[in-house]
This is a predicted structure of a 75-nucleotide RNA (transfer RNA) from bacterium HR24. The RNAcentral record of the sequence draws on ENA. Rfam family: tRNA. Gene Ontology term of the family: triplet codon-amino acid adaptor activity. By type it is a transfer RNA.
RNA sequence: UGCGGGGUGGUGUAACGGUAGCACGCCUGGCUCUGGACCAGGAGGCUCUAGGUUCGAAUCCUAGCCCCGCAGCCA
Numbered sequence: 001u002g003c004g005g006g007g008u009g010g011u012g013u014a015a016c017g018g019u020a021g022c023a024c025g026c027c028u029g030g031c032u033c034u035g036g037a038c039c040a041g042g043a044g045g046c047u048c049u050a051g052g053u054u055c056g057a058a059u060c061c062u063a064g065c066c067c068c069g070c071a072g073c074c075a
Base pairs, nucleotide, nucleotide: 001071002070003069004068005067006066007065010024011023012022013021018055026042027041028040029039030038048064049063050062051061052060
């Protein structure tokens, strides 16, 4: 420097243009002598940034930032 993949709640991971889900974790309640396990409920995401397309964008296009891999260049 080029190519490919990725960036979404605290963490991991879905959502192929139409209400952002799931698991773990966290909080509350139930159960229990207490705790764990189990059961029920809840909080928590303006989806990396800036533009564009569209009635409508996490999703498509452009540019940028960051992470991973491959190749190349210099030594």